RNAcentral holds the sequence, with entries from MGnify. Predicted 3D model of a 348-nucleotide RNA (Bacterial RNase P class A) from Shewanella atlantica. The model forms 94% of the base pairs in the Rfam consensus. Lineage of the source: Bacteria > Pseudomonadota > Gammaproteobacteria > Shewanellaceae > Shewanella. It matches the Rfam family "Bacterial RNase P class A". Rfam classes the family as a ribozyme.
RNA sequence: GAGUUGGCCAGACAGUUGCCGCGUUCAAUAGAACGGGGAGGAAAGUCCGGGCUUCAUAGAGCAGGGUACCAGGUAACUCCUGGGCGGUGUGAACCGACGACAAGUGCAGCAGAGAGGAGACCGCCUGCCUGAUUUAUCAGGUCGGUAAGGGUGAAAGGGUGCGGUAAGAGCGCACCGUGCGGCUAGAAAUAGUUCGUAGCAAGGUAAACUCUACCCGAAGCAAGACCAAAUAGGGUUCCAUACGGCGCGGCUCGCGUUGGAACCGGGUAGGUCGCUUGAGCCUGUGAGCGAUUGCAGGCCUAGAUGAAUAACUGUCCACGACAAGACCCGGCUUAUCGGCCAACUCAC
Numbered sequence: 001g002a003g004u005u006g007g008c009c010a011g012a013c014a015g016u017u018g019c020c021g022c023g024u025u026c027a028a029u030a031g032a033a034c035g036g037g038g039a040g041g042a043a044a045g046u047c048c049g050g051g052c053u054u055c056a057u058a059g060a061g062c063a064g065g066g067u068a069c070c071a072g073g074u075a076a077c078u079c080c081u082g083g084g085c086g087g088u089g090u091g092a093a094c095c096g097a098c099g100a101c102a103a104g105u106g107c108a109g110c111a112g113a114g115a116g117g118a119g120a121c122c123g124c125c126u127g128c129c130u131g132a133u134u135u136a137u138c139a140g141g142u143c144g145g146u147a148a149g150g151g152u153g154a155a156a157g158g159g160u161g162c163g164g165u166a167a168g169a170g171c172g173c174a175c176c177g178u179g180c181g182g183c184u185a186g187a188a189a190u191a192g193u194u195c196g197u198a199g200c201a202a203g204g205u206a207a208a209c210u211c212u213a214c215c216c217g218a219a220g221c222a223a224g225a226c227c228a229a230a231u232a233g234g235g236u237u238c239c240a241u242a243c244g245g246c247g248c249g250g251c252u253c254g255c256g257u258u259g260g261a262a263c264c265g266g267g268u269a270g271g272u273c274g275c276u277u278g279a280g281c282c283u284g285u286g287a288g289c290g291a292u293u294g295c296a297g298g299c300c301u302a303g304a305u306g307a308a309u310a311a312c313u314g315u316c317c318a319c320g321a322c323a324a325g326a327c328c329c330g331g332c333u334u335a336u337c338g339g340c341c342a343a344c345u346c347a348c
């Protein structure tokens, strides 16, 4: 100087005026005074997991969805930690849905002869036919053989060499590689192997259907619980009773309508709870490589419901990004001006 990983901060200080909760005092209706608190690392996306609530539920299965190397952590997870394997990078490090295509079905642009237990276009080789002639060669055709060579492709069924053959071929052999078994190391994934064995791939693709193993009840705080108004409305009982009461301006006829009391559900408006003391935070210390966890001490740190967290002034600087709760918590992902700390790497 250039990087990698992990952690932390997110303009600072002071004053004035407001807003939303809480506590104390006064008032005891409204309110007043004082004290103290008031967004984030992502509060976001709502993608996973759990708490909590209501509903459902004998058990098991089907369907549907999810996960997929090993071990550990956790309330739980698709998260985290450590390890293995594969890939990228000079490196610190980073990335990986990382079971099965030899159960079955399907899919594959262009090029190419052939894209599947494959394939004969060129080439190579044997036989046959024809022609030529230098008489053992060449050219053409044809029946076959051949995957060594050329060519196509992202991919064409181990690699190198020797033998072998008409030419070739794991056809045979040696070495390398690979599969399986054994042994060794490891808790395991897995790795190693101077051991044995198999000539040795049946191509690719499962974020294609599928198969295997394991996991999953549904909906979500507008969940849900409680209190509960009326000139709203329901039920039960009792009383009154229609020759009655009320209205149509007083009377008659006529027309319309139906009383009182007690008790009991449900439940609208509205209100209260759920609501923030929690798998909580900080410090110290023990265990562990670590995620994490045990113990001790200390702390209380928004809780609104049209929904507060703001405005102004002054000083300073490196001139300030992304963005704001709405039941809570653990993760993941995405956005983010810049700054600080620690460890490590590379170059000089």
Base pairs, nucleotide, nucleotide: 001346002345003344004343005342006341007340008339009338011316012315013314014313015312016311017310019038020037022035023034024033025032026031040322044333045332047331048330049329050328051327052220053219054218055217064216065215066214067213068212069083070082071081072080073079084098085096086095087094088093099211100210104209105208106205107204121150122149123146124145125144127142128141129140130139131138132137158176159175160174161173162172163171177200178198179197180196181195182193183192184191185190224273225272226271227270234264235263236262237261238260239259244258245257246256247255248254280299281298282297283296284295285294286293287292317320